RNA sequence: AGGAUGACCUGGGCUGUCGCUGCAUAGCAGAGGAAAGUCCGGGCAACACUGAGCCGCCAUACUUCCUAACAGGAAGGCAGCCGCGAGGCUGACAGCUAGUGCCGCAGAAAAUAACCGCCGGUUUUCCGGUAAGGGUGAAAACGUGAGGUAAGAGCUCACGCGGGGAGUGGUGACAUUUCUCCGGGGUAAACCUUAUGGGUUGAAAGAUCAAAUAUACCGUAUGUCAAGGUGGGCUCGGCCGAAGACGGGGGGUAGAUCGAUAGAGCAGUCCGGUGACGGGCUGCCGAGAUAAAUGACAGCCGCCAUGGUUGAUGGUACAGAACCCGGCUUAUAGGGUCAUCCUUUUU
Numbered sequence: 001a002g003g004a005u006g007a008c009c010u011g012g013g014c015u016g017u018c019g020c021u022g023c024a025u026a027g028c029a030g031a032g033g034a035a036a037g038u039c040c041g042g043g044c045a046a047c048a049c050u051g052a053g054c055c056g057c058c059a060u061a062c063u064u065c066c067u068a069a070c071a072g073g074a075a076g077g078c079a080g081c082c083g084c085g086a087g088g089c090u091g092a093c094a095g096c097u098a099g100u101g102c103c104g105c106a107g108a109a110a111a112u113a114a115c116c117g118c119c120g121g122u123u124u125u126c127c128g129g130u131a132a133g134g135g136u137g138a139a140a141a142c143g144u145g146a147g148g149u150a151a152g153a154g155c156u157c158a159c160g161c162g163g164g165g166a167g168u169g170g171u172g173a174c175a176u177u178u179c180u181c182c183g184g185g186g187u188a189a190a191c192c193u194u195a196u197g198g199g200u201u202g203a204a205a206g207a208u209c210a211a212a213u214a215u216a217c218c219g220u221a222u223g224u225c226a227a228g229g230u231g232g233g234c235u236c237g238g239c240c241g242a243a244g245a246c247g248g249g250g251g252g253u254a255g256a257u258c259g260a261u262a263g264a265g266c267a268g269u270c271c272g273g274u275g276a277c278g279g280g281c282u283g284c285c286g287a288g289a290u291a292a293a294u295g296a297c298a299g300c301c302g303c304c305a306u307g308g309u310u311g312a313u314g315g316u317a318c319a320g321a322a323c324c325c326g327g328c329u330u331a332u333a334g335g336g337u338c339a340u341c342c343u344u345u346u347u
Stems, first nucleotide, its partner, number of pairs: 001343010012301007020030004032318001036329002039327005044202004057198005062076005077093001078091005094193002099191002101187003115134002117130005142160006161183006167176003206258004215250001217248004222243001228240003265284008302316005
């Protein structure tokens, strides 16, 4: 100098005019790193539930730690893959030695293995032994070698592989060139087993106040005795009963207020920790709308591109709060910082 890897930061600025929302109203404040997807967790609220346990259902599943919590994060372990390297990516990484089931086609047999072959007996054939060889298959009863045998076989031995137990190291996952035992096909994205957690809904939750109109019910006076009702029946009388008026009054609608913006808060600094994170001190208050404000126009500057020379033209990402908070995921022009690696050159 060039090319990379990783961890992060930033996300245009100023002025003027007009307009919008909120408030403590000469004024002040007014979108984001993701406000997005609504995926996970919590606060809060209503409803449900006596408490505890069991079963079922759902979710999670290497370890330790962090956290209010999590399917999140940090630091690690194991397995696989990519890169010369710095480093990166993925994981359906609990248990088939708990039990049960399943393993298409081919093949004798897919887990109580005998088709060919080999060996022994019998001899047209059949019986027994045998997993070394052949053949089938994705997979065939640990692999290689030696011994052994009628032929063979972990039957025995050595080495290797895998697994159980013990020891050692580590908080642990795990590791192990130590000792010992075993030899057990695969499959849990099959049932299942083990461990842990889990009520449902979602701010359109919900709480309070409450018009107009209609009106359950009650009262007052007016008024009609029309239908009808009111003694066992009949008659007369009385009472109730219709209607509008006035007053009271419950529920509910429009609407208003709260929920709703001071909080697992933000900034700075110091301490502890590898880190996620935790603690102390100081300071700060930074949108609160409700069909929904946060805008429009003009000028100047910055940045990028073009031709080209001090001026012009064009562009300037993703995107827009809706109860709040912690994560995850996705989108994102341009600019910047730190650490590390590779190549080349110089000293």